[in-house]
RNA sequence: GACGCCGUACAGGCGAUCGCCGGUCGCGGGGCUCCUCCAAAAGAGCGGCGCCGCGACGGGAGGAAAGUCCGAGCUCCACAGAGCGCGAUGCCGGGUAACGCCCGGUGGCGGGAACGUCAAGGAAAGUGCAACAGAGAACAGACCGCCUGGCCGGCCUCGGUCCGCCAGGUAAGGGUGAAACGGCGGGGUAAGAGCCCACCGCGUCUCCGGCAACGGCGACGGCGAAGGCAGACCCCAUCGGGAGCAAGGCCACGUAGGCGGGCGUGCCGCCCCGACGACCGCGAGGUCGGAGGAGCGGUGAAGGACGGCUCGUUCGAGCCCGCGGGUAGGCUGCUCGAGGCGACCGGUAACGGUCGUCCUAGAGGAAUGAUACGCCGCCGCGUCGAGGGCGACCUCGCCGCGGAACAGAACUCGGCUUACGGACGACGUCGACC
RNA sequence: GCCCGCGCAGCUCGACUGGCCGAGCGCCCGCCUUGUACCCGGGAGGCUCCGGUUCGAUCCCGGACGCGGGCUCCA
Numbered sequence: 001g002a003c004g005c006c007g008u009a010c011a012g013g014c015g016a017u018c019g020c021c022g023g024u025c026g027c028g029g030g031g032c033u034c035c036u037c038c039a040a041a042a043g044a045g046c047g048g049c050g051c052c053g054c055g056a057c058g059g060g061a062g063g064a065a066a067g068u069c070c071g072a073g074c075u076c077c078a079c080a081g082a083g084c085g086c087g088a089u090g091c092c093g094g095g096u097a098a099c100g101c102c103c104g105g106u107g108g109c110g111g112g113a114a115c116g117u118c119a120a121g122g123a124a125a126g127u128g129c130a131a132c133a134g135a136g137a138a139c140a141g142a143c144c145g146c147c148u149g150g151c152c153g154g155c156c157u158c159g160g161u162c163c164g165c166c167a168g169g170u171a172a173g174g175g176u177g178a179a180a181c182g183g184c185g186g187g188g189u190a191a192g193a194g195c196c197c198a199c200c201g202c203g204u205c206u207c208c209g210g211c212a213a214c215g216g217c218g219a220c221g222g223c224g225a226a227g228g229c230a231g232a233c234c235c236c237a238u239c240g241g242g243a244g245c246a247a248g249g250c251c252a253c254g255u256a257g258g259c260g261g262g263c264g265u266g267c268c269g270c271c272c273c274g275a276c277g278a279c280c281g282c283g284a285g286g287u288c289g290g291a292g293g294a295g296c297g298g299u300g301a302a303g304g305a306c307g308g309c310u311c312g313u314u315c316g317a318g319c320c321c322g323c324g325g326g327u328a329g330g331c332u333g334c335u336c337g338a339g340g341c342g343a344c345c346g347g348u349a350a351c352g353g354u355c356g357u358c359c360u361a362g363a364g365g366a367a368u369g370a371u372a373c374g375c376c377g378c379c380g381c382g383u384c385g386a387g388g389g390c391g392a393c394c395u396c397g398c399c400g401c402g403g404a405a406c407a408g409a410a411c412u413c414g415g416c417u418u419a420c421g422g423a424c425g426a427c428g429u430c431g432a433c434c
Numbered sequence: 435g436c437c438c439g440c441g442c443a444g445c446u447c448g449a450c451u452g453g454c455c456g457a458g459c460g461c462c463c464g465c466c467u468u469g470u471a472c473c474c475g476g477g478a479g480g481c482u483c484c485g486g487u488u489c490g491a492u493c494c495c496g497g498a499c500g501c502g503g504g505c506u507c508c509a
Base pairs, nucleotide, nucleotide: 001430002429003428004427006425007424008423010422012376013375014374015373016371017370018369020060021059023057024056025055026054027053028052029051034047035045036044037043062406066417067416069415070414071413072412073411074244075243076242077241081311082310083309084308086240087239088238089237090236091105092104093103094102095101106120107118108117109116110115121235122234126233127232128229129228143174144173145170146169147168148167149166150165151164153163154162155160156159182200183199185197186196187195201223202221203220204219205218207216208215209214248332249331250330251329258323259322260321261320262319263318266299267298268297269296270295272293273292276289277288278287279286280285303315304314305313325508326507339358340357341356342355343354344353345352346351378403379402380401381400382399384397385396386395387394388393435505436504437503438502439501440500441499444459445458446457447456453489461477462476463475464474482498483497484496485495486494
């Protein structure tokens, strides 16, 4: 100098002036509600709640708060059930609450290296796809070529190592293509061919190393078996119930459980109440029947949980749709959490454990800000000056000019991705110069 | 805030189980006309962007960007 890689409670500071949000406390004002005093009203009292104003104190965005791409917590629906379907993931081992994330390793690819990168299971189960070009595109294929044989063929230098035609052999060579049915060399052959051999690739087996992915030695196979695509269907393995804080809970307001439409409100048994009626009794009363109503049990049932379908479970007398009304409401969920920091221990690491310590926005359309302000700091470039070194060069100082990004919490975490001017701290590789 | 969907010519829409992407209107040139329009003939013009899988991507996968839609409480 050019790179590679990891981390940061780095993301300007102080001041001036003017402001914003919510919290605690104090003072003042106003009117209401609860409580207490009171028989009650009126009135009074202290406390609490919420409203307004002023003052004091302490607090107030990020590494991505973003995209909403994954994973969870939390809440409701069965303490979340079964099957099919659907979706996601996909080398091996580990970490984690969990993950599609992270760490370590293996293999492929890229790089000279540090290192980077890869959805990296199965195509020796099945189905499907391969345009154009090309003779032939998947148990393939003779267009040119090469070789053999034949021809009352042609040619001529008269037997030929030439040309043509016919019949065959041949996948070594040319050509087409993204891809041509192992590669390359030698032997072999009429020419060729795993036909044979060595090496490489591929596969099977034994042994060795490793938890494993896989790696290594050797033997065998002789490759028309096992070409490519699964980010094509699919197969295998693993995982996934749905919805989301506008979840969910409580309260207030109203012509208030308003109006219209649709579906349903069934049946049986037991028991209780019972208007009323009939009869008995002198009477109090008793007996019988009984419209209707309530409860329990069984069975059935629209519909709900269920927002893919079926089953099962469970709730079930109401449910669904539309119109109209009220507030554009209040409280809660809400911020202490798989939390941060430090030390020690375990682990290569991700991470885990123990101890100590800290509390750090909670708004509800959204505050955390603004300025031709002042000073200082940071970075880059340039002139000049000083110092050091044999030297390449390094360090410091004054002045001038320029620069300082991306971006704003909305229930909360863990990740990923994307945006982003720089600064600082480590480590590593290669090259050049002295 | 949360949940969905879409992106192809200037506009409105198609097609493609991955193999040269089309129509109508519009635009340009020519023809016709005294001239304009219509008619007729011809032409230009596009898969939002980046990366991956594949021989090959508008289509499949991932990311970015842009656009559109739905969802409050009493209930």
This is a predicted complex of two RNAs, RNase P RNA and transfer RNA, with 509 nucleotides together. Rfam match: Bacterial RNase P class A. Rfam links the family to the GO terms dimeric ribonuclease P complex, ribonuclease P activity and tRNA processing. By type it is a ribozyme. Rfam's curators write: Ribonuclease P (RNase P) is a ubiquitous endoribonuclease, found in archaea, bacteria and eukarya as well as chloroplasts and mitochondria. Its best characterised activity is the generation of mature 5'-ends of tRNAs by cleaving the 5'-leader elements of precursor-tRNAs.